[in-house]
RNA sequence: GAAGCAAAUCGAAUGAUCGCUGGCACGAGCGGCAGCUCAGUGCGGGAGGAAAGUCCGAGCUCCAUAGGGCAGGACGCUGGUUAACAGCCAGCGAGGGUGACCUCGGGAAAGUGCCACAGAAAAAAAACCGCCUCGCUUCUGCUAGGUAAGGGUGAAACGGUGAGGUAAGAGCUCACCAGCUUCGGUGGUGACGCCGGAGGCUAGGUAAACCCCGUUCGGAGCAAGACCAAAUAGAGGGGUGCUUGAGGGUGGCCCGCCCGAAACCCCUGGGUAGGUCGCUUGAGAAGCCGGGUAACCGGUUUCCUAGAUGAAUGAUCAUUGCCCUGCUUAUGGCAUGGCCGAAGCGGGGAACAGAACUCGGCUUACAGGUUUCUUCCUGA
Numbered sequence: 001g002a003a004g005c006a007a008a009u010c011g012a013a014u015g016a017u018c019g020c021u022g023g024c025a026c027g028a029g030c031g032g033c034a035g036c037u038c039a040g041u042g043c044g045g046g047a048g049g050a051a052a053g054u055c056c057g058a059g060c061u062c063c064a065u066a067g068g069g070c071a072g073g074a075c076g077c078u079g080g081u082u083a084a085c086a087g088c089c090a091g092c093g094a095g096g097g098u099g100a101c102c103u104c105g106g107g108a109a110a111g112u113g114c115c116a117c118a119g120a121a122a123a124a125a126a127a128c129c130g131c132c133u134c135g136c137u138u139c140u141g142c143u144a145g146g147u148a149a150g151g152g153u154g155a156a157a158c159g160g161u162g163a164g165g166u167a168a169g170a171g172c173u174c175a176c177c178a179g180c181u182u183c184g185g186u187g188g189u190g191a192c193g194c195c196g197g198a199g200g201c202u203a204g205g206u207a208a209a210c211c212c213c214g215u216u217c218g219g220a221g222c223a224a225g226a227c228c229a230a231a232u233a234g235a236g237g238g239g240u241g242c243u244u245g246a247g248g249g250u251g252g253c254c255c256g257c258c259c260g261a262a263a264c265c266c267c268u269g270g271g272u273a274g275g276u277c278g279c280u281u282g283a284g285a286a287g288c289c290g291g292g293u294a295a296c297c298g299g300u301u302u303c304c305u306a307g308a309u310g311a312a313u314g315a316u317c318a319u320u321g322c323c324c325u326g327c328u329u330a331u332g333g334c335a336u337g338g339c340c341g342a343a344g345c346g347g348g349g350a351a352c353a354g355a356a357c358u359c360g361g362c363u364u365a366c367a368g369g370u371u372u373c374u375u376c377c378u379g380a
Base pairs, nucleotide, nucleotide: 001376002375003374004373006372007371008370009369010368012320013319014318015317016316017315018314020046021045023043024042025041026040027038028037029036030035048352052363053362055361056360057359058358059357060221061220062219063218067255068254069253070252072217073216074215075214076213077091078090079089080088081087092105093104094103095102096101106212107211111210112209113206114205115204128151129150130147131146132145133144135142136141159177160176161175162174163173164172178202180199181198182197183196184195185194186193187192225277226276227275228274235268236267237266238265239264240263247259248258249257284303285302286301287300288299289298290297291296322349323348324347325346326345327344332340333339334338
């Protein structure tokens, strides 16, 4: 200098003027009350790394006192971390890449299903061409038998290489490998690794197909829910039932449990749509110390940083910084055509994108810059 992999971080700063809005303190008014309105002063605040997607997990609220089973859903190598998770960290195995790194992960020998077309044959599934032998013969063909080493088809065809053996061949036998089963030793918490022995020669793929195994799982959701005020017609009709239990109880079914008699269910019709809370102090943030490979955990110090409700958080100017670009150019540099080049003078630009209960993640979008890491080239 070029090309990459994955992760982190910044993505404007300062000042002035004008404007919007919340909180606190002081003031005035309305109202029986919940509470509301107005003006001013002061203090101190006001969008994100993704606020997006609504994909996963929770906190919180309600059902509600909430147990067991079946069906169903989710996850799936091992260990750690966490409030929890399908997240994150570390590792193991298989595969890809020169590499930084990336992708995948229970079981196919419990059973069932599928693998089009081609091919003789697609799973414990074979003989199309071919090779060999016997017999016959119209002289190169036919019948019968053997074979799966060679060829063909296909994504995939009953292990690979070599030697022996055979009528021709074949794990038929042997040597060395791969795979499977099994025994022993050894390292590791474990997934697994290493070493040695034996055996039979070797029955594909697919479970994001059904299924089997292991672990796990109430539901609904801030439009949850709680309170206050106001208004209306707690009106009309039907059904069932009254303790020997109708009916109801926030995923389906069953059992249990609970509520339940002026009770319960269904239909028609009417009223209200206002206000307050929930609503921001948190599994919170930052610094330092300690433990840990790390994710993360513990201790200590400091800090308080939007709470809107038709929805505020903005506009202008100046300077600086960052990026792109034009001109000129010192000392110089280079690969010597020329190019690069600090400073200077101009012009332009700023990506993705807006909170609505909160938090931990994942995924997606992002102009430009910085840092760490890998490979190649050149120079010192």
Molecule: Bacterial RNase P class A
Organism: Deltaproteobacteria bacterium